A computed fold for a 112-nucleotide RNA from a Planctomycetota bacterium, annotated as Glycine riboswitch aptamer. Taxonomically the source falls in Planctomycetota (Bacteria, Pseudomonadati). The prediction has a mean pLDDT of 80.
[in-house]
């Protein structure tokens, strides 16, 4: 000094599932209610793409068996991924959020 990578920031795109029921608080209004909106709690139904949990092969270790030879079989354990799976958390009009993807910005580490 530096590409990829990595994390951060900005912009853009970004799915799914009840505007569910009951209660409380607050606000609103021509009509003061079988009204509207927001928040909270409980209940039922659902979604998976914040986050989180789980594991297949491979690889490693230990025990046993077969060969007696490179190794093979088997049991247990470790490590081990996801857009898979669970549905804890979160979410189910809009807004917000959103894995992931593209572009950009500076930052940072290794090899050379």
């Nucleotide at each position: 000094a530096c590409a990829c990578g990595c994390a951060c920031u900005g912009c853009u795109g970004g799915a799914g599932a009840g505007c569910g029921g009951c209660g409380g608080c607050a606000u609103c209004c021509c009509g003061c209610g079988u009204g509207a909106u927001g928040c909270c709690g409980c209940c039922c139904a659902c979604c998976g793409a914040a986050g989180g949990g789980g594991c297949a092969a491979a690889c490693c270790g230990c025990g046993g068996g077969c060969a007696c030879g490179a190794g093979c079989c088997u049991g247990c354990g470790g490590c081990g991924a996801a857009u898979c799976u669970c549905u804890c958390a979160g979410g189910u009009u809009c807004c917000a959020g959103g894995a992931c993807a593209g572009c950009a910005g500076g930052g940072u580490u290794c090899c050379g």